[in-house]
């Protein structure tokens, strides 16, 4: 240094649910709250996947959401075996 990841250390994030606001919606933001997380940090203009799209109804080749679904990319704390 790489791989790796402990009933270690230090710090961190925060599911469901509740309240307020934004959005047609998926969903987002803030506060409360902790199921979990060694990348649960960033990337959706890297690939796949899932979900949404008001107005009569439907569709995707259009637009959007999810990084706490998987893979990849970038960056990063700690240190036993």
């Nucleotide at each position: 240094g790489a791989c790796c990841g402990a009933u270690a250390c230090u710090a961190g994030c925060a599911a469901a649910c509740u309240u307020a606001c934004c959005g047609u919606a998926a969903g987002g933001u803030a506060a409360g709250g902790a199921c979990g997380c060694a990348a649960a940090g960033c990337u959706a203009a890297a690939g796949g996947g899932u979900c949404c799209u008001a107005a009569a109804g439907g569709a995707a080749u259009a637009g959007g959401a999810c990084a706490g679904c998987c893979u990849g990319g970038c960056c990063g704390c700690c240190g036993a075996a």
Molecule: c-di-GMP-I riboswitch aptamer